This is a predicted structure of an 88-nucleotide RNA (c-di-GMP-I riboswitch aptamer) from Paraliobacillus ryukyuensis.
RNA sequence: AUAAUAAUAAGGCAAAUCAAUUGAAAAUUGGGACGCAAAGCCACGAGUCUAAGGUAAAGUUAUUUACUAAGAUCGUCGGGUUGCAUUA
Numbered sequence: 001a002u003a004a005u006a007a008u009a010a011g012g013c014a015a016a017u018c019a020a021u022u023g024a025a026a027a028u029u030g031g032g033a034c035g036c037a038a039a040g041c042c043a044c045g046a047g048u049c050u051a052a053g054g055u056a057a058a059g060u061u062a063u064u065u066a067c068u069a070a071g072a073u074c075g076u077c078g079g080g081u082u083g084c085a086u087u088a
Base pairs, nucleotide, nucleotide: 002088003087004086005085012036013035017031018030019029020028021027022026034075040081041080042079044078045077046076047073048072049071053068054067055066056065057064058063
């Protein structure tokens, strides 16, 4: 440098859930530990969630309903990119 992932994990991350704050989804911080070898990073493709705003319809003009991602999710999958351990 290249390839591979059966076992190992010093060090690393942290699901459910609890508290606080903000929010539409959800996120951040502090506990917590179900799991993770990329559960590091990038919303690029697919999926999922939401619908503030926008559009349309209805309407008793208060509002209601439907659609919509430019929003959210990388701990849903794929792709890109960087890296750890071990082996060859």

It matches the Rfam family "c-di-GMP-I riboswitch aptamer". Gene Ontology term of the family: cyclic-di-GMP binding.
The prediction has a mean pLDDT of 83.
Lineage of the source: Bacteria > Bacilli > Caryophanales > Bacillaceae > Paraliobacillus.